[in-house]
RNA sequence: CCAGAUGGUCGGACGGCCGCGGCGCUCUCGCAGCGUCGAGGAAAGUCCGGGCUCCACGGUGACAAGGCGGCGGGUAACGCCCGCCGGGAGCGAUCCCAGGGAUAGCGCCACAGAAAGCAAACCUCCUCCCUCCGGGGCGGGAAGGGUGAAAGGGUGGGGUAAGAGCCCACCGCGGACCUGGCAACAGGGACGGCAUGGCAAGCCCCGCCUGGAGCAAGACCGAAUAGGGACCCCGCGCCGGCCUCGCGUCGGAUAGGCCGUCACUGGCCGAGAGGGUCCGGGUAGGUCGCGAGAACCGUCCAGCAAUGGGCGGUCCAGAGGAAUGGCCGUCUCGCGUUUUCGAACGUAGACAGAACCCGGCUUACAGACCGUCUGGUCCA
Numbered sequence: 001c002c003a004g005a006u007g008g009u010c011g012g013a014c015g016g017c018c019g020c021g022g023c024g025c026u027c028u029c030g031c032a033g034c035g036u037c038g039a040g041g042a043a044a045g046u047c048c049g050g051g052c053u054c055c056a057c058g059g060u061g062a063c064a065a066g067g068c069g070g071c072g073g074g075u076a077a078c079g080c081c082c083g084c085c086g087g088g089a090g091c092g093a094u095c096c097c098a099g100g101g102a103u104a105g106c107g108c109c110a111c112a113g114a115a116a117g118c119a120a121a122c123c124u125c126c127u128c129c130c131u132c133c134g135g136g137g138c139g140g141g142a143a144g145g146g147u148g149a150a151a152g153g154g155u156g157g158g159g160u161a162a163g164a165g166c167c168c169a170c171c172g173c174g175g176a177c178c179u180g181g182c183a184a185c186a187g188g189g190a191c192g193g194c195a196u197g198g199c200a201a202g203c204c205c206c207g208c209c210u211g212g213a214g215c216a217a218g219a220c221c222g223a224a225u226a227g228g229g230a231c232c233c234c235g236c237g238c239c240g241g242c243c244u245c246g247c248g249u250c251g252g253a254u255a256g257g258c259c260g261u262c263a264c265u266g267g268c269c270g271a272g273a274g275g276g277u278c279c280g281g282g283u284a285g286g287u288c289g290c291g292a293g294a295a296c297c298g299u300c301c302a303g304c305a306a307u308g309g310g311c312g313g314u315c316c317a318g319a320g321g322a323a324u325g326g327c328c329g330u331c332u333c334g335c336g337u338u339u340u341c342g343a344a345c346g347u348a349g350a351c352a353g354a355a356c357c358c359g360g361c362u363u364a365c366a367g368a369c370c371g372u373c374u375g376g377u378c379c380a
Stems, first nucleotide, its partner, number of pairs: 001376010012331007020038007027030001040351001044362002047360005052214004065210005070084005085099001086097004100205002105203002107199003122145002125140002128137003153171006172194001173192002177188004218288004228279006234272001238252005243246001256269004293315001295314008333349001334347005
């Protein structure tokens, strides 16, 4: 220098003018003045795990449903993170893995192929027999060919009519043993002649975990109007019918009430239809929940790390359908256009925006910077 891997940080700066929201102070109480604070690394998706709140709930076990799944550690917890192991990819840095169980049982294995799970034999190979010399037949064998993602260990040698773990060496595999490791697991020398191929993001089996709903959770205060209850005031008087003989019921008239108010007229209701005091529930509305915490910054210690602890400092949006904005100037970084290759001009320009809070994961993102590492090339 080129090509790459990985971890992290930032995501315009400064100044001026105007504007918006929260809080505090002040006064001449006004949409006043002053001060102060005012979006993100993802505020997003709402996918996991918690805090908080209400509801449910004696303990234990079983069943069902859902989730998780190598080992060790971290954490409030996790399906997250760190370290390690095993497998796979890459020359490598590094990356990827739903990474328990396939002799508990069931099921499935497309196409191709003779055959896909239980052994079998399409071509080929070999002995023997026959032959019209093309081949055919009885057997033996599973090495070779062919199909396939996968065909009953692999390579080499011996052996044989041809072959075969039939025998041998190495590799793989299996169950024990020894050594190392907390463990997953790794290594080793013998032994076994190789045995039941794969799929569990198919059912299933094993182990572990799990109550439900969510800040519109929930708590407190609480009108007007309507409705409920208790008490008081006023009225329950009159005529007739019925019988259960009573603030009974039906009909009529009356006091009275309603049709916005007054007068007349008309209609309706008619003795609870009126007036008053008090009580309780709910609604509107208000207050809290709601911002000092698994907090941030700096530093030291322990640890490979995730992380934990000590010390010092800081206070850092809050809310309600919702403020966090606009313009101008200077600069800087990119980008675009033009170019006489000097530059000129234009342009703040990615994803996005809190709504109870926190820890993760995932997804989106113009551009810039820093650290560590790998491969290659060149120079000293």

This is a predicted structure of a 380-nucleotide RNA (Bacterial RNase P class A) from Caulobacter sp. UNC279MFTsu5.1. Rfam family: Bacterial RNase P class A. On this family, see Brown, Nucleic Acids Res 1999: "The Ribonuclease P Database". Rfam classes the family as a ribozyme. The coordinates come from a structure-prediction model, not an experiment, and the mean pLDDT is 77. Taxonomically the source falls in Caulobacter (Bacteria, Alphaproteobacteria, Caulobacterales, Caulobacteraceae). The RNAcentral record of the sequence draws on ENA.